RNA sequence: GUCCGAGUGGCUCAGCCUGGUUAGAGCAUACGGCUGUUAACCGUACGGUCGCAGGUUCAAAUCCUGCCUCGGACG
Repeated sequence: GUCCGAGUGGCUCAGCCUGGUUAGAGCAUACGGCUGUUAACCGUACGGUCGCAGGUUCAAAUCCUGCCUCGGACG
């Protein structure tokens, strides 16, 4: 330098191909229930401007362009 993969709550991930419900799950955290107590289990809450900046569109996490970070292949 060329190409491929990844980037979404504190953590691990789904959703992207095929644009359209208010962006979801588990874990963690807080509170409550249960229990003689703790753990486990159950419930509720909290937490995201979807890596950044533009573009297309009535509408973008999703499509297009450029860039950044990480990993890999080739030279």
This is a predicted structure of a 75-nucleotide RNA (transfer RNA) from an archaeon. Rfam family: tRNA. It is annotated as a transfer RNA. Its mean pLDDT, the model's own confidence on a scale to 100, is 81.